[in-house]
Predicted 3D model of a 67-nucleotide RNA (transfer RNA) from uncultured Hyphomonas sp.
Its mean pLDDT, the model's own confidence on a scale to 100, is 84.
RNA sequence: GGCGGUAGCUCAGCGGUCAGAGCAUCCGGCUCAUAAUCGGAAGGCCGUGGGUUCAAAUCCCACCCCC
Numbered sequence: 001g002g003c004g005g006u007a008g009c010u011c012a013g014c015g016g017u018c019a020g021a022g023c024a025u026c027c028g029g030c031u032c033a034u035a036a037u038c039g040g041a042a043g044g045c046c047g048u049g050g051g052u053u054c055a056a057a058u059c060c061c062a063c064c065c066c067c
Stems, first nucleotide, its partner, number of pairs: 002067001004065002008023004016054001025041005047063005
């Protein structure tokens, strides 16, 4: 100097509805039962602190951490 940090994990989201998906977890359906499969639920103060803006995960600055 470059890239990245968003749910337990892997990631999406490039200024404006309440921040999402898959897997995992829990509950239920199906089954004699298990798996598979189907439906649902819970789970986030978006690395930290400031700034800009009517409004920031998103733009700017500093710092921390990973490659």

The source organism's lineage runs through Bacteria, Pseudomonadati, Alphaproteobacteria, Hyphomonadaceae and Hyphomonas.
The sequence is in RNAcentral, with records from MGnify.